Model confidence (mean pLDDT): 83 of 100. The RNA shown here (Pistol ribozyme) has 72 nucleotides. The RNAcentral record of the sequence draws on ZWD.
RNA sequence: AGUGGUCAUAGCCACUAUAAACAGGGCUUUAAGCUAUGAGCGUUCCCCGUCAGAUUUGACGGGUAGGUAGUC
Numbered sequence: 001a002g003u004g005g006u007c008a009u010a011g012c013c014a015c016u017a018u019a020a021a022c023a024g025g026g027c028u029u030u031a032a033g034c035u036a037u038g039a040g041c042g043u044u045c046c047c048c049g050u051c052a053g054a055u056u057u058g059a060c061g062g063g064u065a066g067g068u069a070g071u072c
Stems, first nucleotide, its partner, number of pairs: 001016005006039006025072004033041001043066002046063007
């Protein structure tokens, strides 16, 4: 200097041509992804539709709600 950890800014961490990760303080917890603010990309609950299947299951699309928490 560049790339990555969902996106923007700041930080933290990792890597060096690759785009991942056991890293991002520790432990427990949550579907909730490193942190803060915002977003609402992924993701979770519920509802609707289409298709497959066949007795309630799977895939895809849309809508509403949520946007981890505790402790040192």
The model forms 100% of the base pairs in the Rfam consensus.